The prediction has a mean pLDDT of 85. This is a predicted structure of a 1476-nucleotide RNA (small-subunit ribosomal RNA) from an uncultured bacterium. The RNAcentral record of the sequence draws on ENA. Its Rfam family is "Bacterial small subunit ribosomal RNA".
RNA sequence: AACGAACGCUGGCGGCGUGCCUAACACAUGCAAGUCGAACGGAAUGAGGGGCUUGCUCCUCAUUUAGUGGCGCACGGGUGAGUAACGCGUAGAUAAUCUGCCUGAUGAUCUGGGAUAACAUUUCGAAAGAGGUGCUAAUACCGGAUAAGCCCACGACGGCCUUGGUCAUUGCGGGAAAAGGGGGGGACCUUUUGGCCUUCUGUCAUCAGAUGAGUCUGCGUACCAUUAGCUAGUUGGUAGGGUAAAGGCCUACCAAGGCGACGAUGGUUAGCUGGUCUGAGAGGAUGAUCAGCCACACUGGAACUGAGACACGGUCCAGACUCCUACGGGAGGCAGCAGUGGGGAAUUUUGCGCAAUGGGCGAAAGCCUGACGCAGCAACGCCGCGUGAGUGAUGAAGGCUUUCGGGUCGUAAAGCUCUGUCAAUGGGAAAGAAGUGUAUUGCAGCUAAUAUCUGUGAUACUUGACGGUACCCAUAAAGGAAGCACCGGCUAACUCCGUGCCAGCAGCCGCGGUAAUACGGGGGGUGCAAGCGUUGUUCGGAAUUAUUGGGCGUAAAGCGCGUGUAGGCGGUUUGUUAAGUCUGAUGUGAAAGCCCUGGACUCAACCCAGGAAGUGCAUUGGAAACUGGCAGACUUGAAUACGGGAGAGGGUAGUGGAAUUCCUGGUGUAGGAGUGAAAUCCGUAGAUAUCAGGAGGAACACCGGUGGCGAAGGCGGCUGCCUGGACCGAUAUUGACGCUGAGACGCGAAAGCGUGGGUAGCAAACAGGAUUAGAUACCCUGGUAGUCCACGCUGUAAACGAUGUCGAUUUGGAGUUUGUGCCAUUAUGAGCGUGGGUUCCGAAGCUAACGCGAUAAAUCGACCGCCUGGGGAGUACGGCCGCAAGGUUAAAACUCAAAUGAAUUGACGGGGGCCCGCACAAGCGGUGGAGCAUGUGGUUUAAUUCGAUGCAACGCGAAGAACCUUACCUGGCCUUGACAUGCUGAGAAGUCUGUAGAGAUACGGAUGUGCCUUCGGGAACUCAGACACAGGUGCUGCAUGGCUGUCGUCAGCUCGUGUCGUGAGAUGUUGGGUUAAGUCCCGCAACGAGCGCAACCCCUAUCCUUUGUUGCCAGCGGGUAAUGCCGGGAACUCAAGGGAGACUGCCGGUGAUAAACCGGAGGAAGGUGGGGAUGACGUCAAGUCAUCAUGGCCCUUACGGCCAGGGCUACACACGUGCUACAACGGCGUAUACAGAGGGAAGCGACCUCGCGAGAGCAAGCGGAACCCACAAAGUACGUCGUAGUCCGGAUCGGAGUCUGCAACUCGACUCCGUGAAGUCGGAAUCGCUAGUAAUCGCAAAUCAGAAUGUUGCGGUGAAUACGUUCCCGGGCCUUGUACACACCGCCCGUCACACCAUGGGAGUGGGUUGCACCAGAAGUAGUUAGUCUAACCUUCGGGAGGACGAUUACCACGGUGUGAUUCAUGACUGGGGUG
Repeated sequence: AACGAACGCUGGCGGCGUGCCUAACACAUGCAAGUCGAACGGAAUGAGGGGCUUGCUCCUCAUUUAGUGGCGCACGGGUGAGUAACGCGUAGAUAAUCUGCCUGAUGAUCUGGGAUAACAUUUCGAAAGAGGUGCUAAUACCGGAUAAGCCCACGACGGCCUUGGUCAUUGCGGGAAAAGGGGGGGACCUUUUGGCCUUCUGUCAUCAGAUGAGUCUGCGUACCAUUAGCUAGUUGGUAGGGUAAAGGCCUACCAAGGCGACGAUGGUUAGCUGGUCUGAGAGGAUGAUCAGCCACACUGGAACUGAGACACGGUCCAGACUCCUACGGGAGGCAGCAGUGGGGAAUUUUGCGCAAUGGGCGAAAGCCUGACGCAGCAACGCCGCGUGAGUGAUGAAGGCUUUCGGGUCGUAAAGCUCUGUCAAUGGGAAAGAAGUGUAUUGCAGCUAAUAUCUGUGAUACUUGACGGUACCCAUAAAGGAAGCACCGGCUAACUCCGUGCCAGCAGCCGCGGUAAUACGGGGGGUGCAAGCGUUGUUCGGAAUUAUUGGGCGUAAAGCGCGUGUAGGCGGUUUGUUAAGUCUGAUGUGAAAGCCCUGGACUCAACCCAGGAAGUGCAUUGGAAACUGGCAGACUUGAAUACGGGAGAGGGUAGUGGAAUUCCUGGUGUAGGAGUGAAAUCCGUAGAUAUCAGGAGGAACACCGGUGGCGAAGGCGGCUGCCUGGACCGAUAUUGACGCUGAGACGCGAAAGCGUGGGUAGCAAACAGGAUUAGAUACCCUGGUAGUCCACGCUGUAAACGAUGUCGAUUUGGAGUUUGUGCCAUUAUGAGCGUGGGUUCCGAAGCUAACGCGAUAAAUCGACCGCCUGGGGAGUACGGCCGCAAGGUUAAAACUCAAAUGAAUUGACGGGGGCCCGCACAAGCGGUGGAGCAUGUGGUUUAAUUCGAUGCAACGCGAAGAACCUUACCUGGCCUUGACAUGCUGAGAAGUCUGUAGAGAUACGGAUGUGCCUUCGGGAACUCAGACACAGGUGCUGCAUGGCUGUCGUCAGCUCGUGUCGUGAGAUGUUGGGUUAAGUCCCGCAACGAGCGCAACCCCUAUCCUUUGUUGCCAGCGGGUAAUGCCGGGAACUCAAGGGAGACUGCCGGUGAUAAACCGGAGGAAGGUGGGGAUGACGUCAAGUCAUCAUGGCCCUUACGGCCAGGGCUACACACGUGCUACAACGGCGUAUACAGAGGGAAGCGACCUCGCGAGAGCAAGCGGAACCCACAAAGUACGUCGUAGUCCGGAUCGGAGUCUGCAACUCGACUCCGUGAAGUCGGAAUCGCUAGUAAUCGCAAAUCAGAAUGUUGCGGUGAAUACGUUCCCGGGCCUUGUACACACCGCCCGUCACACCAUGGGAGUGGGUUGCACCAGAAGUAGUUAGUCUAACCUUCGGGAGGACGAUUACCACGGUGUGAUUCAUGACUGGGGUG
C1' cells in the first nucleotide's frame, strides 16, 4: 500500500459496485424450458348460422388444449471436486475433418404402401405405472421413379505444393432424394373441399459463404533427486477394422525398439488465462466479482437420440443416502434463483417485472425466460455531501491544574446577526419507448391481376417492474445528525489522581517493587473521520536468494589433493554461410481492465467514445561487424625432439656407526633409581658403576637452514638398480592439439580393523606408589594392545596459507635457493644482466577492521565448489559405502532475539616489566590468657528508646542516663493544645498564701491597678471561646539539601584547538632519564590550558630589631635569717610585633653539556628542616529524615501535650576497645630536684584551725605573665623486702564515713578500718611504631551540681632496627590475554532431581492411497447365434431378405482374495533435544 475479509466501539444521507473464501456437506417448499392448431387426427367451452324431429344434429368462427409430429432442451445459469495435462496461454497446421438454424447460387418437390398413439373397452397394481383387444391421421414411417457440379472405381492433361497430395478442365461405368401447409384468384375443369394459376412458407439434392466444433504440432506453464531408472500396445512397420477425421485409436503378424541428469518414472500440491495487488523497475504474490477456455453435475460405469451430448433440471446399471409403501414395490438428486439445516470468525429476500437488453418456439400476434432489468438486506468497499456561518472577553460559570500569582478547556459557550445543503412535510414532475399491432391512407415490388402478400412512408390509438423515482419549487426551524484510536522512543500529541513487580500494558525496545508523560481513571492534546482501531493474509522496505543487484583469510561459506568424461569458455588471419545478433514490413497479440485525450450523470466514484500500449509469437525482405557452422592458412598458447645442472620426489635390494635394552663373563661393594619432597621399584641370590664379548629391534645426532623436493598427505645415515616431475639453454618440429571440470576414477597423516610375522625403546588400557577434602588426573615405578614389516580395509584431521584452478596487467627495497649470459681474474668475484622457486618490509589499490600487497585479499577474464540468523544438528529417518568402528548424503518439529567478526575504553589475571607505602623484613612494645571498666551482639523484660554493622560499626552519635536529659514502659490527666499567627469577650501584668492530691491539677483568700493616647482606643501580658491551624525523636538517607567517612595527601583527573581513525576512540598524558609528586628535563603531531602536587597560611628550630609589666636580674647600690625584697637596669631569659635566614645558592664528581643525583664546605637548620591546616575528577544508591532543613506519605480526645514511678545500669554467654597487674629495671618508707599547656565569678579558693582521711569551718587574693587550681611524676639519695601467690596484685565483700544534689534503694564519686579473688607474661592468630618517634611518667582541659580506666591537649625521661623488595596486603604507570562491563564476590560447563513441550526408535495396532496376480462380471456396445417372434420389400406364396427378443463371446464399473509399496494416526517402554 492492498483485501470477496472478520472482530470491538460508534453510526446522518446519497450514488456506484460487491456479498459461503469453510462442508463438490445434506436439502423442506416454490419457481428456473418450452413452444408451434399456418404439420396431424381428435376433445372441451363460447358465439353465430343451417337442418328442423325443439333438443338433437351439421357447418363456420374464436378460445383452450392431453396425444402424434417438428424445432428447442448440447444455449443461457452454477461450481472448481478432479486435472501437472496439448488442460490452459501463444503461434501455427488440418493437402486428415464435420457444421442444425442463417446467407448466396443451381436444380427439384413425382408416384405408391403399411402401421401407430390419442380415443374406446378391458386386465393387473396401494402407487408409480404396465399389458391385452379394436378404430384412426400426418411435414411420423417405408418402397419405387428421376437426378447433377454429389459419392465410388478406372483414366487423360495442366497449374500449385511437396507425407503424393490438391485445384481446374474432361471421358466411361455404377450408386444415392424429397412433404407438405397458409393466403388470394380472372378465364378453363370440378365431387365445390379442390384441380389450375399466383403468392408466402416449408421440404430434398449439390456447391459456396458465415458461424460453431473436432483433431494435430512448436514453445511456455508448481515443488520434491531423502523419487534414478521407466516402458510389451510399449516404439516402429505391414495389412485390416473403426471414426466426421490423421493416428497402436483397435486387431493380427513382423522387428526391438522408445523415454531419461536439458530430470524420465514416482510422489505432493493446484483448474489455466486476460487480469488483480504490490514494486522505481526487474520481480514477488494471487486467479473473488467481469471476460475467454477447460472440467464437473449425489458417487462410479455406459451408451441412446441428435447437426451437436456420452447430456445439471434425459435414459440404463451398480453403490451410498433420503422419502413413500398396502412390504409386493416405487420415487429423488439446488455446484440454477430464493430459502433451510449444518460447518464456520464470516457472506443477503422463499421480493417485483418481462417495460428494456438477450435467448427458445411461432408466418405473426404472442407464450416462456430466477438469463436479465429493478427493488430489499449489509458502512463490505470506493466516491460525494452534511452535522452550520459571522460576530462575540465580564477571557462567565463549571471542569482540570497550580509555584496559589495564575494557567488551560477558550471565541469555545451564552448573547447578537444570518444561511438552509441533507433529513421532514406539501406541491409539481421527467428521461429510460425503440417498436409491434390495429384502423385509415400514399408509394414501390410480385403477379394475368386494380386481389392477396411483401417492403417503405404519413395520421390516430396502444406498451414502464423500478415509481409518483430522479429532478424542481415552497414551508418552518440551528432546529434531527460525531465518533474512534493514540499521546515513553520509533511516531504527531502531557499533566493530575489511583495502584505499588499487584492489577495490568506490550508491534520492537521495554514499562509496573510509593512521586509511573508506558497500567486504570480524569483533564488537556494529536491523528483520522461516518467511520476509527484490532486481527489475519500478500507485496514492499529486504541488495535478507543479489538477472538488474551479494558473498566465501578471521563474521555462514574453497571439495584434503589430483587425473579426467559430459558441459561451459576459448589465440591470429582469409573466404563463405546466416543459427544467434541487428533492422524494415505483414499478420496476430479478443473484449473489458491499466495509461492518455475528450464527453456525460451538478462534481467524483461509476459510465461512454477515440487513441496509445500490450516489451510476445509467427511469416517475410535485408545487413554481415561480433558469436556460432563450414573450408583454408599462421605461430605467439600448448606439446615434442636435443644438451645440461639441482633436489629428504617415489619404489626396491643391500649396508653402516652411535645409543637404549637384554644375555654371558670379569673387577667391585652397598646402595641404586626416582621426586618439589617421597614412596612403590631394583639390589648381599651381588644391583648401580666399570671392562670385554654377544643378541635383537627401532630410529638415523652433528651437517640442518622462514634450505630443498612433491598435487596434497608427506619425504632426512650411506650405496646400487628401476622410475616420475619441475627448471635452464639453443635450435628444430606439430599447428590451437587449450583452460576449467558436475558425475566418475585414483592418491590420501594419525588412530583403528583383518590375516601372518616382529617387538629394543616408547607407551593408551591396566596395576602399584605419591599428591589431594577427593584425584578414576597432572608426578613416579612398572606395563599390554599399538608403534615396525607384508598384504588387504578404513577415507577422516585446525587434511590450514583456515586463502579453488588457469591466464593477463600493475611503483619499489632487502635476503635466500637453483640454472644461465656478459665482464674481470692465476684463483676467489667485490660487478652488470636474465629465468624458475622461496622469505621479509612496504607504494598505489583493496578491506568492517585486523591486515593483504607481482607467491594479492589489487585490477580484469574463464570454469568449478560452497554460503544465506543462533540452537536443535552435521543429528534423526531413508539411500549408498564399510568386517566393525563408522563415513557420506542430509532434514523437520520446537525454541531464542539474538549468535558472530574485528577493533575501542575500562576492570580483572595464582600474565610480564618498573616503582611506592611500618606492606613485608629487621627491631621495640602490646592485644589474644586474668580481674575490672566500657561498647556491641545475643538473651531477658512492661520497657530494657533509637541509630551505627568488613576494612571505613563496636570508650561510635553520647564533651559525661540517680530526677531532668528521655525519644522507651506502667499508671493518672489535657484536647486550638507546652509553642506560632489571626478573631471575639473579659481582665493590667504580677506578688503572697490556704485546702485536697504521688504530682500534673482543681477549688479558694489577700494584695496590686502600671505604659502610650487624637480619649474613640492601642501595645505587651493573663484567662475564656470558636475556627483556620499547631504538634509528631512517626515512615522513607533507595525522593533530597547540607555535613561526614573511605579509597587517599594516592598522583592522578580533564579540557580547547590541531592531527590520526568510517567509528567507538587515540594523540597530548606514551617513550629516555629523574622526582615525594603528571616534580622537572630531553625527545615526539602535537601546541597550550584547567582541577590536583608544590608554594603561599599557622606552630616550632637560629639570629637581629622594637617595647619592657604582672616577666627578667649581668653589672652598680641598699637590705634580709632567706627570697628581684628595694633603688635601679634593658644586657640575658622570656613575652609579642616586625624582619633576616635555606635557594641545590657555592665546590667536586656522575649524567646527554639537561633535569637531577652523590659527596663536601659554610651554616642554628641542607636538599619538602620537623609538625599542622589544606583532600582533584570520582567510587561505595557508604552514613545521617534522631543536629538542622526538606518533598511525599501517615496520626489529629492521639503516633500530639503534662505528671509520678520505672527502664536505658538486666545477665548463662560471645566479641571489640581499654585500665590494673602478674613484680626486684620492682613494691614500700623517708628525704629531695626539674615542666609545659591550660582553667577560674552560681567560679578558682590560699593562709590558719579541726578531722587518720575524704573533707569541714573561717576567709585573704584573683575576671589573671600578678591570686588560686598546683605538691608534677617517673628521677635522685638512703633504708627495707629476697622470688614467696609474696611487704607482688588489688578484685570482691563487711563495717564506718565525706561531698554534691529536692532526692544517691534500684543507680554516684571519694575516704578510713577490715577482707585479700584471679593472675607467676598468656594457644591459633593479630595490632602499633622509623626519632624527640616507640616505650614509659605524670599534668591540664572540655562536658559537668556530682559522677573518667574514655576523649582532647601538654610537657618529662627517652631507645632499638631497616640487609633488602623474593614473598603477604594496598596503591601508581606501561604492556599483554580476556567468552568479564552489576566489570573475577565476573562469566560459565556437564551430570543428577522436578515440571512442561515437540520429536526419533518401538512388540505392534488401526486407517488412506497405490502396484502386481487372480476371481467376479450389472447395464451397455460390438461379434456370433442352433431357440422364440416378426406390418411395409421380394416371392415360384412354400418361403426369403431384414429386424426384435433370448442365449452366448469379448471389453468393462462395483465388489472380492492374496501379496507388496507408500503415507497418516496411535503404542507399554525407551533415546537424545528444548524451556523453566